[in-house]
Two RNAs folded together computationally: RNase P RNA and transfer RNA, 439 nucleotides in total. Rfam match: Bacterial RNase P class A. Its family is annotated with tRNA processing, dimeric ribonuclease P complex and ribonuclease P activity in the Gene Ontology. Rfam's curators write: Ribonuclease P (RNase P) is a ubiquitous endoribonuclease, found in archaea, bacteria and eukarya as well as chloroplasts and mitochondria.

């Protein structure tokens, strides 16, 4: 320097201005919404999307219901050892396969030579062994069952052709993915291990109106309502009070001192990871905030222009590379919704580090 | 936010335990019949089985991941 891999980081930056949405402190006086529960309004300071917040595919935390224990059924996992709160995740390792150049084997367009037998050179193709690295749902088919189209004589227990000692052989041929020995468990099944069921629209608390429920008192010996007014008329089977449940609505769950984040360690371990020390508190709504505008700079693409290098060409001229100036456009994938650990998927790019092989130089 | 299901011809649906060329009805096209149309009869066309991978000799079917569509949930009687 070329080719091929692996890992990590970033996800435009800054300034001004107008907003949106949380938290803390001060004030505890007032005002507004609401029946209440509860919520909002002031000033100061301050926080505000991601590596995938996504898909909801696994595993947990948390909550409710169920629950003596065990088994069956169902679902899931699968080499070995370890990590972890747990996992189908991660690490190390065994095995199998893939994986570039070179080397080897084979084929070979074409070319050269020739004594016409052949010999030599050779782009390219194929096979094989492999590097860094990658992939693996990698238990069991001597427990049992099932499946194998077409082709082929025969597809799970066969004799077509050959062969020969003529009724045998699995030695050769042919078909096929596979030919008597096995294949398929991402077919049933067996073995070992794991899983109770549901999910924050879980769940807990506060709590209207209306309807219905329960209790008490009074009531056809007329309660109660109503028209005139101390009595009469009309209607008439309910009236009054209390209690409890649920709904609308509100609050908590829910923004977390934790499986937390950052930095350090001549700490332990091959590693995943664990241990120790120091520092930090880091979004949180509910028709759902995290944005708009302006300016400067950076990046990418395209266009125009300047000068420069270079290739082709006799020349005129044509093409290419990087670079400077200006303009326009763009700046991915995507957006928290109870919270974590993974996996998978999406994606314009940029930066850094490491490994393998080959070539050249020293 | 959470949970479940479906996708096969233009439409509505079958498709068994993976197997040769994936079917049915309606619709569509042509012909016959009719003065003409409908109905009827005959003939015919039509699919990358939603997409991409994997397992397998072989995938509409089994598995994984994407895409689209549909349904359900809060609670009393």
């Nucleotide at each position: 320097g070329a080719a091929g891999c692996g890992c990590g980081c970033c996800a435009g930056a800054c300034c001004g201005u107008c907003g949106c949405u949380g938290g803390u402190g001060c004030a505890a006086g007032g005002c507004c919404c609401g029946a209440a529960a509860g919520g909002g309004c002031g000033c100061a300071c301050u926080g505000g999307a991601g590596g995938a917040a996504c898909g909801u595919c696994c595993g947990g935390a948390c909550u409710g219901c169920a629950c003596a224990g065990g088994a069956c059924a169902g679902c899931g996992u699968a080499g070995g050892a370890g990590g972890u709160a747990a996992c189908a995740c991660c690490u190390c390792u065994c095995c199998a396969c893939c994986g570039a150049u070179c080397a080897g084997c084979u084929u070979g367009a074409g070319g050269a030579g020739u004594u016409c037998g052949c010999u030599c050179c050779a782009a390219g193709g194929g096979c094989c062994c492999u590097a860094a690295g990658g992939u693996g749902a990698g238990g069991a088919u001597c427990a049992g069952a099932g499946c194998a189209a077409c082709a082929g004589a025969g597809a799970c227990g066969a004799g077509c052709c050959g062969c020969u000692u003529c009724a045998g052989u699995g030695c050769g041929g042919g078909u096929g993915a596979a030919a008597c020995g096995g294949g398929c468990a991402a077919u049933c099944u067996c073995u070992a291990c794991g899983c109770g069921c549901a999910g924050c629209a879980a769940u807990a608390c506060c709590a209207a109106a209306u309807a219905g429920g329960c209790c008490a008192a009074c009531g056809u010996u007329g309660a109660c309502g109503u028209g005139g007014u101390u009595c009469c008329g009309c209607g008439g089977a309910g009236u009054u009070g209390g209690c409890g449940g649920g709904u609308a609505g509100g609050u908590a769950g829910c923004a977390c001192c934790g499986a937390g984040c950052c930095g350090g360690g001549u700490g332990g371990g091959c590693g995943a990871c664990c241990c120790c020390c120091g520092g930090c508190c880091c979004a949180g709504a509910u028709g759902a905030a995290u944005g708009g505008c302006g300016g400067u700079c950076a990046c990418g693409u395209u266009c125009g222009g300047g000068g420069u290098c270079u290739u082709c060409g006799c020349a005129a001229g044509a093409g290419g590379g990087g670079u400077c100036c200006g303009a326009a456009c763009g700046c991915a994938c995507a957006g928290a919704a109870u919270c974590c650990g993974g996996c998978g998927u999406a994606a314009c790019g940029g930066c850094g580090c490491g490994c393998u092989u080959c070539a050249c130089a020293c | 936010g959470g949970u479940g299901a479906u996708a096969u011809a233009g439409c509505u649906c079958a498709g068994u335990u993976g197997g040769u060329u994936a079917g049915a009805g309606c619709g569509c096209a042509g012909c016959a019949u009719u003065c003409a149309u409908a109905a009827u009869g005959c003939u015919g066309a039509u699919g990358u089985c939603g997409g991409u991978g994997g397992u397998u000799c072989a995938a509409g079917u089994c598995c994984a991941c994407c895409u689209a569509u549909c349904a359900c949930c809060a609670c009393c009687a």

Its mean pLDDT, the model's own confidence on a scale to 100, is 77.